[in-house]
Molecule: small-subunit ribosomal RNA
Organism: metagenome
RNA sequence: AGAGUUUGAUCCUGGCUCAGGAUGAACGCUAGCGGCAGGCUUAACACAUGCAAGUCGAGGGGUAACGAUAGUGCUUGCACUAGGCGACGACCGGCGCACGGGUGAGUAACACGUAUGCAACCUACCUUUAACAGGGAGAUAGCCCAGAGAAAUUUGGAUUAAUAUCCCAUAAUAUUAAGAUUUGGCAUCAGGUUUUAAUUAAAGCUCCGGCGGUUAAAGAUGGGCAUGCGGGACAUUAGCUAGUUGGUAAGGUAACUGCUUACCAAGGCAACGAUGUCUAUGGGGUCUUAAAGGAUGGUCCCACACACUGGUACUGAGACACGGACCAGACUCCUACGGGAGGCAGCAGUGAGGAAUAUUGGUCAAUGGACGCAAGUCUGAACCAGCCAUGCCGCGUGAAGGAAGACGGCCCUACGGGUUGUAAACUUCUUUUAUAUGGGAAUAAUGUGAGCUACGUGUAGCUUUUUGAAGGUACCAUAUGAAUAAGCAUCGGCUAACUCCGUGCCAGCAGCCGCGGUAAUACGGAGGAUGCAAGCGUUAUCCGGAUUUAUUAGGUUUAAAGGGUGCGUAGGCGGGAUAAUAAGUCAGUGGUGAAAGCCUGCAGCUUAACUGUAGAAUUGCCAUUGAAACUGUUGUUCUUGAGUAUAGUUGAGGUGGGCGGAAUGUGUAAUGUAGCGGUGAAAUGCAUAGAUAUUACACAGAACACCGAUUGCGAAGGCAGCUCACUAAACUAUAACUGACGCUAAUGCACGAAAGCGUGGGGAGCGAACAGGAUUAGAUACCCUGGUAGUCCACGCCGUAAACGAUGAUUACUCGUUGUGCGCGAUACACUGCGCGUGACUGAGCGAAAGCAUUAAGUAAUCCACCUGGGGAGUACGUUGGCAACAAUGAAACUCAAAGGAAUUGACGGGGGCCCGCACAAGCGGAGGAACAUGUGGUUUAAUUCGAUGAUACGCGAGGAACCUUACCUGGGCUUAAAUGUAGCGUGACUUUUCUAGAAAUAGAUUUUCUCUUCGGAGCAAGUUACAAGGUGCUGCAUGGCUGUCGUCAGCUCGUGCCGUGAGGUGUCGGGUUAAGUCCCAUAACGAGCGCAACCCCUAUCGUUAGUUGCUAGCAGGUAAUGCUGAGGACUCUAACGAGACUGCCACUGUAAGGUGAGAGGAAGGUGGGGAUGACGUCAAGUCAGCACGGCCCUUAUGUCCAGGGCUACACACGUGUUACAAUGGUCGAUACAAAGAGCAGCUACAUAGCGAUAUGAUGCCAAUCUCAAAAGUCGAUCUCAGUUCGGAUCGAAGUCUGCAACUCGACUUCGUGAAGCUGGAUUCGCUAGUAAUCGUAUAUCAGCAAUGGUACGGUGAAUACGUCCCCGGGCCUUGUACACACCGCCCGUCAAGCCACGGAAGUUGGGGGUACCUGAAGUUCGUAACCGCAAGGAUCGACCUAGGGUAAAACCGAUAACUGGGGCUAAGUCGGAACAAGGUA
Repeated sequence: AGAGUUUGAUCCUGGCUCAGGAUGAACGCUAGCGGCAGGCUUAACACAUGCAAGUCGAGGGGUAACGAUAGUGCUUGCACUAGGCGACGACCGGCGCACGGGUGAGUAACACGUAUGCAACCUACCUUUAACAGGGAGAUAGCCCAGAGAAAUUUGGAUUAAUAUCCCAUAAUAUUAAGAUUUGGCAUCAGGUUUUAAUUAAAGCUCCGGCGGUUAAAGAUGGGCAUGCGGGACAUUAGCUAGUUGGUAAGGUAACUGCUUACCAAGGCAACGAUGUCUAUGGGGUCUUAAAGGAUGGUCCCACACACUGGUACUGAGACACGGACCAGACUCCUACGGGAGGCAGCAGUGAGGAAUAUUGGUCAAUGGACGCAAGUCUGAACCAGCCAUGCCGCGUGAAGGAAGACGGCCCUACGGGUUGUAAACUUCUUUUAUAUGGGAAUAAUGUGAGCUACGUGUAGCUUUUUGAAGGUACCAUAUGAAUAAGCAUCGGCUAACUCCGUGCCAGCAGCCGCGGUAAUACGGAGGAUGCAAGCGUUAUCCGGAUUUAUUAGGUUUAAAGGGUGCGUAGGCGGGAUAAUAAGUCAGUGGUGAAAGCCUGCAGCUUAACUGUAGAAUUGCCAUUGAAACUGUUGUUCUUGAGUAUAGUUGAGGUGGGCGGAAUGUGUAAUGUAGCGGUGAAAUGCAUAGAUAUUACACAGAACACCGAUUGCGAAGGCAGCUCACUAAACUAUAACUGACGCUAAUGCACGAAAGCGUGGGGAGCGAACAGGAUUAGAUACCCUGGUAGUCCACGCCGUAAACGAUGAUUACUCGUUGUGCGCGAUACACUGCGCGUGACUGAGCGAAAGCAUUAAGUAAUCCACCUGGGGAGUACGUUGGCAACAAUGAAACUCAAAGGAAUUGACGGGGGCCCGCACAAGCGGAGGAACAUGUGGUUUAAUUCGAUGAUACGCGAGGAACCUUACCUGGGCUUAAAUGUAGCGUGACUUUUCUAGAAAUAGAUUUUCUCUUCGGAGCAAGUUACAAGGUGCUGCAUGGCUGUCGUCAGCUCGUGCCGUGAGGUGUCGGGUUAAGUCCCAUAACGAGCGCAACCCCUAUCGUUAGUUGCUAGCAGGUAAUGCUGAGGACUCUAACGAGACUGCCACUGUAAGGUGAGAGGAAGGUGGGGAUGACGUCAAGUCAGCACGGCCCUUAUGUCCAGGGCUACACACGUGUUACAAUGGUCGAUACAAAGAGCAGCUACAUAGCGAUAUGAUGCCAAUCUCAAAAGUCGAUCUCAGUUCGGAUCGAAGUCUGCAACUCGACUUCGUGAAGCUGGAUUCGCUAGUAAUCGUAUAUCAGCAAUGGUACGGUGAAUACGUCCCCGGGCCUUGUACACACCGCCCGUCAAGCCACGGAAGUUGGGGGUACCUGAAGUUCGUAACCGCAAGGAUCGACCUAGGGUAAAACCGAUAACUGGGGCUAAGUCGGAACAAGGUA
């Protein structure tokens, strides 16, 4: 110090979350030791038991218990006697009990903190000073006697003491009253001196030293009171107050005071927050933080409050009293039922509550306290110990060496390697700790006893003796022996640390993001690693990070946020000069700011924590002295801010009248006739009772065309015909007047569009609601026809708008360019200057960016308003306003991890522009109807194996299923088993023949027996052994490779530079051009790559070379005939190399690229035609069944062998084809011309046989040599429009061929049979030239073939394209976007279901506070004739007040509730389709 998380990516805003520290903690797992600290945060809930405040005999009367002593009785160890002793129960008396200890309920207060004051006060014990202590009296407790009662307790009688009580005396610097004088101060006053009068004291004990007593003064200590300032929440609490505020008088108090009472006055507090409600002890401090702050107040210290709840006083120096009293109440206990007792928020302890917090311990040894002369007694204060890892700190669990890098575990690319890991074993060493034994503290100073010294019998000092709970503890020594001692959490990112197995959106994890649906570093286990360590994690809470409440230190155009506008009150802020002052401010000094704590130095425990000591700090408050710049205050002054005056100008500024024309509607009259109107198209509607249209006249209401604008005016809302009256404002000019009079503005007041409301008018047009007609699946809409309120006027309400510039007001300053409105100046009739408005563009600067930019969103200042994640919600409740509608103010529970702004790249749009393509159009031929073939779906089946499924599956994998193939089914077998490889071994076979069983596989039997050799061996073969099995089982969503598609579309990118915070952009855009990101021009880009094109192949022309198997012009030979032969290379052809085409030339056009031309030339002309060639990528496209491959699965089977069957099924549906429906044809006869292929288990001439498929013989050819081998066409003949001499399905019969085998299930031939079908609905496919169409040929696979399929080849050979509006697909640019899984997107609302919290609600119920009335204990004060007493006085009774109780009516705050309302959340519900694109009606 930051990090994660909104997006495809980016920047920003903004929330959520994490890493850190802390705790009086708790929980989980684990645990060796010690030191120091801490330990009911909850029920201020209830408490059994014990203890926590007594002491003094040197105050007193005394003697119940104990002890010693003495005596007596005698039973010799008991009883009795003796206050005579030590002592001492109970009692009187003194002092203490108001301290110490506990708790935090109450309290928002002078309670606390801090600083002052008391001229308004008290203070026992202590210190100092002064003075004094004389005399007397009557009681009473106890004891004794008698009594009541269960007890607690209590009554009566007799007697008695005191340092108890009372009386008298003495007395002042005391008190009171009346004076005189003086000093000081702060108003009342205070001090000194002095006069007079009155009142009030005392206690004794003694060891004779003293200890006590009384009065007065002073001090010290402790308290009381008053005041300033400081520190909670809520305004959905705005008014509160009758002793209330003040005065006078009296009372009261230690003392001031409405503290109390009477009277008088009517005040006092409050927006600087009164009153009310809620919450809460306050501070020093503690935690955190860079600081400022925030949170907190346990332990320790200070203060306060409280002591079962409430009230009250007594005693006392001090209390309204924790372990005192009285009363009331609740609760608990005892009881003889009559009555009594009690108060752990003291220490232990118990129950309860709770996640949770300890022993019914020891000692007064030390420190401190009470009493006492003292010894001493008491002390749950305190000191110690016990329990608890609750925290902080320290120590240990060993150290060194040790590689065969052991075994085992885990992992892997697995004959091996890695890791655990120098870790272990093993060797050596050490002994903190542990165990055992022994030693053994400090804390102790006093005091007491004894002795000594000084002076003086006592005091002071010295010596000695004695006193330790903790504790035989700390500590020390010796011995033994690595011996007794490691866990917890984590390992996807944040965040250090990774693999395997299991699981399979299950189980589970999770702080946030998020993991898990068969290869999970995220779940569970294991191995390993990381972090911390006697602890480690989790949970809770606080601060931090969070500048996320912003004083330091934030914002408000669009992210949340400027009030709709003005006027103006309080408040805040405020121009120049000068003088004074000193409130703020600054500096010095003084006081205070307790101690502890924090910080620094030093020191003590072996160290540290801890502790001691010294310092610093304590940023504050108060006082005082000084300074005078700034702010304030006061005085004087100035003119520039502000205002006034004078002159002029401007405008849809406002209010109220008057007037005007056009349009519309209506009425009347007329002309006139069948429609009008309306729409995308229609209909409703109007019209023959005469509409619409046209003309004239009249009337009505509303709005003001053109001018008109980026115009003007106004505070905003808003304002528009013309004119009059009244009225407001702004600007300009002058610089005449005032002299800071200013700015802003909470609360307040006023204005405030439209709609709406009230009353009364008015009502032409328009027009919510409503009605009808359409549209539609529906259409409560959009469109149409009507139409009420309203719109208009007057008066009164409402008070809101995207009331927007989404931009508060004011002032100052800061580059430019260019319009425009109004005014002014100056002129030389040019244009140039000044002021105020209103626009555009562009710098610096600012901004997240878009953008703003002298009219700021720039730089500064002042004031106001507002914001703090999204939703819930501008909702609920409450309150205020309003006639109402509503408006203003304005939450929470709950829920999410986002919501949002700007910009970027894509994609998309029923957005736009440009362009292309057999995309449409123009044509030709098909498909869809029929039959058949083939593939698919479906169905069927034992099986009909599997895959492919929009375009991009369906004559596809398959380029050929009778067996095989074959993966499927049924049945029968095999289990290292088929094939192959390597190595070894032995052998010489293998093949073959035959037989038996069987469906075969297989099993059994039988028969036969290698080659070469340099003789070393080699080859081959089967057998056998070992090793490596096998799987067409799953996953194409784990993969490679290959392929389809967009698409042969023109795109896709990079380097450097530049622009941008960045994602990105530029380049690649623009203007042209092209088939093309093809090229040119322009250009912050310049270049380059993959694509395009070209290079490659075939084809079209020519040349050169070569001339067999090809060719044959000329020459020669020969045949029935044929390049048949000799020969030839001319030609064709073959096959190698070249040439050729480049817009090269010409004309026109254009800057260029290029385009145009029936141009020339040329075989070919603008890519000549065709092929191969497929950019970055998309579709988790296809393929694990071609192959390869990860993982998973099977292993007498999911492997493998065999036979048979199936893949060929068949109501049906679809795709692709073939053949047809005929005369441009069929049939028959004759006859001509290809290319490219194939051929030895082959193609086969030729001959013969057969109608034929073929068969038999035979020849050539391993091929430019031989063979397969053409059809349409042409020439004739016939058929004559018919289900035919079309068409050939189907079926019957007989054959041929292949093959081990044609039943399921082959092809072909012949004869016979002769089905549907007469050109095909909606719709749809291909094709732009040697193309479509049509005609055959060849071939791969193959024994044969279901081939009408595929792939090639040639023959014949068209039509049409105006054109780009539309359909489809694509490219480029641009625009909008809430999409990015990218429109097959996103997303809204009702309803239905479940869950959750909340509001309303007839009611029910509880709580605290107040008011009124009634009653009223104890108690203080006051009064009091009867009773008692001689009296003092007491008793009694009464009055006032009050706790408590009761009654009553309201208000407030909760809980609960039938029912009800909306809200939130929840993978796959219903209905629609509101928003996002022009979202289909912006």